c-di-GMP-I riboswitch aptamer from Mesobacillus foraminis, 84 nucleotides, folded computationally.

RNA sequence: AUUAGAAAAAGGCAAACCUUUCGAAAGUUCGGGACGCAAAGUUACAGAUCUAAGGUAUUAAACUAUGAUGGCUGGGCUGCCUAA
Numbered sequence: 001a002u003u004a005g006a007a008a009a010a011g012g013c014a015a016a017c018c019u020u021u022c023g024a025a026a027g028u029u030c031g032g033g034a035c036g037c038a039a040a041g042u043u044a045c046a047g048a049u050c051u052a053a054g055g056u057a058u059u060a061a062a063c064u065a066u067g068a069u070g071g072c073u074g075g076g077c078u079g080c081c082u083a084a
Stems, first nucleotide, its partner, number of pairs: 002084004012037002017032002022027001035071001041077003045074003048069003054064003
């Protein structure tokens, strides 16, 4: 350096829920709390999904991302330990 892995060791993160902040909503921030996670570190590039303020359309139903999701999947970048 590459590949593989979490058996060991040192650790790390934090689902649901409660509270709180922002938001039209989806969701999100601080704190509590642990379902789980070998990248559950980071990054909206690609796909997928969610929302529809605004816009379009309308008899009604609806359509649409410039918004969101990295703990939906893939890719990029970075990292601890062990083995080969």

Rfam family: c-di-GMP-I riboswitch aptamer. Its family is annotated with cyclic-di-GMP binding in the Gene Ontology. The source organism's lineage runs through Bacteria, Bacillati, Bacilli, Bacillaceae and Mesobacillus. Its mean pLDDT, the model's own confidence on a scale to 100, is 85.